This is a predicted structure of a 72-nucleotide RNA (transfer RNA) from a Candidatus Uhrbacteria bacterium. The organism belongs to Candidatus Uhriibacteriota, within Bacteria. The prediction has a mean pLDDT of 82. It matches the Rfam family "tRNA". Rfam describes the family as follows. Transfer RNA (tRNA) molecules are approximately 80 nucleotides in length. It is annotated as a transfer RNA. It was read from a public genome assembly.

[in-house]
RNA sequence: GCCGACCUAGCUCAAUGGUAGAGCAAUCGCUUCGUAAGCGAUAGGUUAUGGGUUCAAGUCCCGUGGUCGGCU
Numbered sequence: 001g002c003c004g005a006c007c008u009a010g011c012u013c014a015a016u017g018g019u020a021g022a023g024c025a026a027u028c029g030c031u032u033c034g035u036a037a038g039c040g041a042u043a044g045g046u047u048a049u050g051g052g053u054u055c056a057a058g059u060c061c062c063g064u065g066g067u068c069g070g071c072u
Base pairs, nucleotide, nucleotide: 001071002070003069004068005067006066007065010024011023012022013021018055026042027041028040029039030038048064049063050062051061052060
C1' cells in the first nucleotide's frame, strides 16, 4: 500500500428496517448468629463518529476514526 471482519450497558455478547435486551458485575432487599451461595427487585445506553436513504435505521448506503486478521 491492497483486501476483509468487527465497534451496542462496567465486562462478554444478542437484537427480521418497527418499544435496544440477556448473562456476569454494581446497588437494595429476602434468607443466615454472621459471611459465601441462592432468590427477588432496581439502576445503568448519544448503538465509535459525521452524513445519506426511508413514514421509521443498532440494522441499508457513503466518508472518517479505532481494533483484529490476511496479502504484498